[in-house]
RNA sequence: AAAAUAUUAGGCCAAACUAACUGUGAAGUUAGGACGGAAAGCUUCAGAUCUUUGUAAAAAGAUGGCUGGGUUGCAUUU
Numbered sequence: 001a002a003a004a005u006a007u008u009a010g011g012c013c014a015a016a017c018u019a020a021c022u023g024u025g026a027a028g029u030u031a032g033g034a035c036g037g038a039a040a041g042c043u044u045c046a047g048a049u050c051u052u053u054g055u056a057a058a059a060a061g062a063u064g065g066c067u068g069g070g071u072u073g074c075a076u077u078u
Stems, first nucleotide, its partner, number of pairs: 002078004012037002017032006035065001041071003045068003048063006
C1' cells in the first nucleotide's frame, strides 16, 4: 500500500422498557437499562416504512439500529 471479514475485543456504541422534558404527530433529548452491533461513525443521494396537512393531486417532516450508494475510521488475517 492492496485485499478479505473466519477468529479476537482492551476500549467503543446502546434496542425494548422506565422517568423527566420537547413536538399536533411520526419521533427526539437527558438519566437509568442492555437486546444487540465490526461501522449500530457521518451523509436523506436512491428506495422503503411511518407522521402531519390536504377531497385528491401533492406538500412538509421522522427513521442512518430498514436496504443500497457515498465518505471516514478500529481490530485481526493474508
Predicted 3D model of a 78-nucleotide RNA (c-di-GMP-I riboswitch aptamer) from Sulfurovum sp. Model confidence (mean pLDDT): 84 of 100.